SAM riboswitch aptamer (S box leader), 138 nucleotides, folded computationally. The sequence was found by an Rfam model in a public genome assembly. Its Rfam family is "SAM riboswitch aptamer (S box leader)". From the family's description: The SAM riboswitch is found upstream of a number of genes which code for proteins involved in methionine or cysteine biosynthesis in Gram-positive bacteria.
[in-house]
RNA sequence: ACCUCAUCCAGAGGGGUGGAGGGAUCGGCCCUGCGAAGCCCCGGCAACCACCGUGCGCCAACCUCAGACGGCGAGGCGAGCGCGCGACAGGUGCCAAGUCCGGCCCGCGGUCAAGGUGAUCGCAGGGAAAGAUGGGAG
Repeated sequence: ACCUCAUCCAGAGGGGUGGAGGGAUCGGCCCUGCGAAGCCCCGGCAACCACCGUGCGCCAACCUCAGACGGCGAGGCGAGCGCGCGACAGGUGCCAAGUCCGGCCCGCGGUCAAGGUGAUCGCAGGGAAAGAUGGGAG
């Protein structure tokens, strides 16, 4: 790389360097010489993972008790596991616009054609695909 799981309408930018692109892709629409990408420095946002605390549930081992002889039951303590909450900021990530919007399917509504459908426009509509980020696996 591929695969898998979760999330994606919140949040957070200055300086230096550089010198024309950037927003993944295609279309649209934007950003950009009042300086794009890239690189460096500083700052910030968030809380996926790790670490810490805590609540609930499950539960190996162990302990106690009772009945029974067929597979056992009840309670306790609790390594571990799962879910939640809080705290932190170590590993990542991110800091124009919802992943900027759409692309494929469906729903609702409008318009226009027609004849048992089609085209087109709209919607903080629903889903998929694609992508991004993190965790896992390999």